[in-house]
């Protein structure tokens, strides 16, 4: 020097159930269960971007709660899964180069 660390910008990935009510609405977990809309989509908030368990397949899976539920854990050293730039700091490290 360069990785490594925080921030900040742009860009982008993502998921939105249960129950109880005639409706309004209420409640459980969670960061987030959300407006419009037949839908497919478009927004908002929330979270995650390769150090990738954000989320998805597996799965209409197993085994335990619960009124329930995608609620907890397997599974899961299984297989996918969206970067870029700036600026600070340079403490401990790890590579190269120079003397």
């Nucleotide at each position: 020097a360069a990785c490594g660390g925080c921030a900040c910008c742009u860009c982008g990935g993502g998921g939105u159930g249960g129950c109880c009510u005639u409706g309004c609405g209420g409640c459980c977990u969670g960061a987030g269960a959300u407006g419009c809309g037949a839908a497919a989509g478009c927004g908002g908030a929330c979270c995650c971007g390769u150090u990738g368990a954000a989320c998805c397949u597996g799965a209409a899976c197993c085994g335990g709660a619960u009124c329930a539920u995608g609620c907890c854990g397997g599974c899961g050293g299984a297989g996918g899964g969206a970067a870029g730039g700036u600026g600070c700091a340079u403490g401990g490290g790890u590579u190269u180069c120079u003397c």